[in-house]
Context: one part of a larger RNA
RNA sequence: UGACGGGGGCCCGCACAAGCAGCGGAGCAUGUGGUUUAAUUCGAAGCAACGCGAAGAACCUUACCAGGGCUUGACAUCCACAGAAUCUGGUAGAAAUACCGGAGUGCCUCGAAAGAGGAGCUGUGAGACAGGUGGUGCAUGGUUGUCGUCAGCUCGUGUCGUGAGAUGUUGGGUUAAGUCCCGCAACGAGCGCAACCCCUGUUGGUAGUUACCAGCGUAAAGACGGGGACUCUACCGAGACUGCCGUGGAAAACACGGAGGAAGGCGGGGAUGACGUCAAAUCAUCAUGCCCUUUAUGCCCUGGGCUACACACGUGCUACAAUGGCCUGAACAGAGGGCAGCGAAGGAGCGAUCCGGAGCGAAUCCCAGAAAACAGGUCCCAGUUCAGAUUGCAGGCUGCAACCCGCCUGCAUGAAGACGGAGUUGCUAGUAAUCGCGGAUCAGCAUGCCGCGGUGAAUACGUUCCCGGGCCUUGUACA
Numbered sequence: 001u002g003a004c005g006g007g008g009g010c011c012c013g014c015a016c017a018a019g020c021a022g023c024g025g026a027g028c029a030u031g032u033g034g035u036u037u038a039a040u041u042c043g044a045a046g047c048a049a050c051g052c053g054a055a056g057a058a059c060c061u062u063a064c065c066a067g068g069g070c071u072u073g074a075c076a077u078c079c080a081c082a083g084a085a086u087c088u089g090g091u092a093g094a095a096a097u098a099c100c101g102g103a104g105u106g107c108c109u110c111g112a113a114a115g116a117g118g119a120g121c122u123g124u125g126a127g128a129c130a131g132g133u134g135g136u137g138c139a140u141g142g143u144u145g146u147c148g149u150c151a152g153c154u155c156g157u158g159u160c161g162u163g164a165g166a167u168g169u170u171g172g173g174u175u176a177a178g179u180c181c182c183g184c185a186a187c188g189a190g191c192g193c194a195a196c197c198c199c200u201g202u203u204g205g206u207a208g209u210u211a212c213c214a215g216c217g218u219a220a221a222g223a224c225g226g227g228g229a230c231u232c233u234a235c236c237g238a239g240a241c242u243g244c245c246g247u248g249g250a251a252a253a254c255a256c257g258g259a260g261g262a263a264g265g266c267g268g269g270g271a272u273g274a275c276g277u278c279a280a281a282u283c284a285u286c287a288u289g290c291c292c293u294u295u296a297u298g299c300c301c302u303g304g305g306c307u308a309c310a311c312a313c314g315u316g317c318u319a320c321a322a323u324g325g326c327c328u329g330a331a332c333a334g335a336g337g338g339c340a341g342c343g344a345a346g347g348a349g350c351g352a353u354c355c356g357g358a359g360c361g362a363a364u365c366c367c368a369g370a371a372a373a374c375a376g377g378u379c380c381c382a383g384u385u386c387a388g389a390u391u392g393c394a395g396g397c398u399g400c401a402a403c404c405c406g407c408c409u410g411c412a413u414g415a416a417g418a419c420g421g422a423g424u425u426g427c428u429a430g431u432a433a434u435c436g437c438g439g440a441u442c443a444g445c446a447u448g449c450c451g452c453g454g455u456g457a458a459u460a461c462g463u464u465c466c467c468g469g470g471c472c473u474u475g476u477a478c479a
Base pairs, nucleotide, nucleotide: 001479002478003476004475005474007473008472009471010470011469012468013467015463016462019427020426021425022424023423026318027317028316029315030314031313032312033311034309035308042053043052064304065303066302067301068300069299070298073129077128078127079125080124081123082122083121086103087102088101089100090099091098092097107118108117109116110115131293132292134291135290136289140287141286142282143281144280145278147276152191153190154189155188156187157186158167159166160165171182172181173180197270198269199268200267202238203237204236205235206234207233208232216225217224218223241264244258245257246256247255248254320420324379325378326377327376328375329374336367337366338365341360342359346355347354348353386417391412392411393410394409395408396407397406433455434454435453436452437451438450439449
């Protein structure tokens, strides 16, 4: 100087407390451990691994296993020889591949032509080499997580100290903040904080192939004439600054109350992550040193596996019902996506879906019926008109192909489950809870992920305690 303390003081944070909904019990989905296996590819490991890399494992992917094959190789550069490239048929085979045919003779330069050379492509051969998702993240770059959006981390000059170092950065107030004020052997400065950026909340202007009967005409319909008001869209502005008033404070910073205002005292949300810590993660995104391999640890193919199952754990979904289930009926979004695409009307089917193809590269057409809600009816507390696992049968869709191993529909079947031990998680407001909708990936496949809106709470006395953190101080046999 740090770090640490079941030392002290001060102060924060859904840290506790106060509340609401959960998890831990059940079934299923998914990840992991373990076990099994020819293989169940690899990585991730307390917080910060475990719906994580996977924003899509039937083949492919694929890195694993078995079998069948190749050896200058699937890919790059160089040399020699032969052949135009290219298109296409047959045989064997699981395919990779092997063998046998058919069509076909171009482009550039020289040349009258024959022919020669060249570019590109294909085959054969030789070797330099290729290749490696083989090892080392404790050799590395890059990227990322975490403490933590915590308020800290430093420097120049000066001063003090023999020196390590201190001071500044401590102190009194204050703040979300090393934020600001005052003081002070310090005076300044940098990286952080804040602001500048984006979305959202109010409004003005500009602009109307979306929206409007608002006023007019036609009228079934903004469908049309028409309108630039309103909604909305998109750009440029305004607006909030403790600016005004009062009280407290030190005549400060600031705090509290008030006025006006759509909005206050950082309005709400996002992006933004200082010096560093964890030899944290990643050699399997990529790059890369060294080591290893080179008829194999490389490459191609078929099939299998990554989907196994006595178990154990994490994360979710669905429930256990009446604030509910079911039936009927004329409510109301936002944000997205669409051409090898979205696919309307109409028709068939109980349905999944099919036929059909209008329109739309989309404020114009389509996906698209929002759902909870609301109104009416029914069920009457029961393993039930709750719940839907499991299984049987019959179908649909995608795809070369759904046996291993996809999704969906109908009928039948109806399991566990009576609100869950010790313990444990999230959340302070348009939040939790609850309800549906969209998108990426994607042929197909979503309870996951990323977004969107609808309905919309309860509680916070307080900081003694648990956890994490900041500042000052104290002890130390630790560095």
The part of an RNA shown here (small-subunit ribosomal RNA, 3' major domain) has 479 nucleotides and comes from Desulfotomaculum copahuensis. NCBI's taxonomy places the organism under Bacteria, Bacillati, Clostridia, Desulfotomaculaceae, Desulfotomaculum. It was read from a public genome assembly. The prediction has a mean pLDDT of 86. Rfam family: Bacterial small subunit ribosomal RNA.